[in-house]
RNA sequence: AGCCCGUUGGACGGCCGCGGUCGCAAGAUCGAGGAAAGUCCGGACUCCACAGGGCACGGUGCUGGGUAACACCCAGGCGGGGCGACCCGACGGAAAGUGCAACAGAGAGCAGACCGCCGAUGGCCCGCUUAGGCGGGAUCAGGCAAGGGUGAAACGGUGAGGUAAGAGCUCACCAGCGUUCCGGGUAACCGGGCGGCUAGGCAAACCCCACCGGGAGCAAGGCCAAGCAGGGACGUCGGCUGCCCGCCGAUCAAGUCCCGGGUAGGCCGCGUGAGCGUAUCGGCAACGGUCCGCCCAGAUGGAUGGUCGUCCUAGACAGAAUCCGGCUUACAGACGGGCU
RNA sequence: GCCGGAGUAGCUCAGCUGGUAGAGCAGCUGAUUUGUAAUCAGCUGGUCGGGGGUUCGAUUCCCUUCUCCGGCU
Repeated sequence: AGCCCGUUGGACGGCCGCGGUCGCAAGAUCGAGGAAAGUCCGGACUCCACAGGGCACGGUGCUGGGUAACACCCAGGCGGGGCGACCCGACGGAAAGUGCAACAGAGAGCAGACCGCCGAUGGCCCGCUUAGGCGGGAUCAGGCAAGGGUGAAACGGUGAGGUAAGAGCUCACCAGCGUUCCGGGUAACCGGGCGGCUAGGCAAACCCCACCGGGAGCAAGGCCAAGCAGGGACGUCGGCUGCCCGCCGAUCAAGUCCCGGGUAGGCCGCGUGAGCGUAUCGGCAACGGUCCGCCCAGAUGGAUGGUCGUCCUAGACAGAAUCCGGCUUACAGACGGGCU
Repeated sequence: GCCGGAGUAGCUCAGCUGGUAGAGCAGCUGAUUUGUAAUCAGCUGGUCGGGGGUUCGAUUCCCUUCUCCGGCU
C1' cells in the first nucleotide's frame, strides 16, 4: 500500500417517566437491530371439506454435501480478473427444431470476390524457327482466397513444404471437436491414447432436458358481546389465477353473489423457539449429535424516553407489529486474528 | 402490516415479440388577415426515474434501488 474473516455499534452513575409480567400493596424483574429496512426468495402457522391427476403457466439450472426449505451456505471443478493475498461468475443443451444479426461490406450461415494474386489450361498479339516448337506481352474466358478493406462477428492459428498463384493440399506444434479406449476422482471434471480435419454467436429469444411449485395471506383465522332493515339475482351453486378430469359440501328454503343497513368493542392467535451460551464428539467446512446452564420486548393510538454529572476515540445507519432461515440495500468509527 | 400497479418531450400518452424513440396539445418561425383567433407549412425540445448485468447492440430482457398510486377490517 492492500486482501480476507470475526467482534462491537458510546460506557458508568443519580433523578423523573413509559410498556409487559409477578404481587393486595410497597416493590421486584425484563424492555429494539445488525440491519428491526426493502418485501426479493424459502419455510412454519391459518383458512379454502381432501390438497388429487393432466395441460397450461411460473421458477430454478456445473458437481457433491448441509438444511425444515431455498434463488441460501460449505467444499470441489471449470471459466474470467489481479504481480499477489484473493475476488467474480443466471456456469444444463446451439452436430433436436424454429428464429434473430440494424448499419457497413463483394459476401452474414453450409456465404462471397471490391481492391488484389496468377496466367498452369483454352483462345489473342509480337518475335525467332523449314517444321515440330520456343520466348515475350496483355488479360477475354478462367483459377485463387495469401494480403488489403467492411464489420461486434468473415468458415481454425503459427511455421515449413508445395504451387502458375494458392488452399489442411501435406507435415510439425497449438487451439477446438468427437470418442462403446485407458488411468484418477462419489461426481462435475482432469491427464493420456485414438479419430476425422473445423463444427461460428445469441437460449437474461422461442424452445428441449432435469427438478420444483394448488391458492390466499395474522387486516390469515377462531370465540364472545353489542347493534341493524331489508331488497335483488342464480336454479344449480360453491371449493386454486386459466382449462379438463376426478373428488367433495350444501341442496327447495337454505346456499352463494350483489346492493343497502348496523358495529368501530373485548379475548385468543402472540412468543419455550428449526431459541441462545459453554464444554465435548464427528466432519476440511457448512453443519449435526450429546451434556450442562439460561428465559431474552410483546404494544393495539401503539412502550424503550428526558435531564444532570464524569470519562473517551465525541457516537453512523436506523427503530419490532405473526414468527423463523437467508439475500439485498444503508452505515461514522473502534477492536481482534490471518495473509500478500 | 399484507398484497398489487405505474415511471418515456413542458402536459397527456404510443412504442407488442431487441436495430438511429414517435403522436396530440403547448412553444418558436413563416404564410393567410387591416389586426387577433382559427387554419396551413416548417422547426425546436428526450440522462426512456437511478445504478449494474446479458447481448455486437437495451425504452424493450434480467437483477437491484428510488419515487408515486391503488386495494385489503
This is a predicted complex of two RNAs, RNase P RNA and transfer RNA, with 413 nucleotides together.
Rfam match: Bacterial RNase P class A. About the family: Ribonuclease P (RNase P) is a ubiquitous endoribonuclease, found in archaea, bacteria and eukarya as well as chloroplasts and mitochondria. By type it is a ribozyme.
The prediction has a mean pLDDT of 79.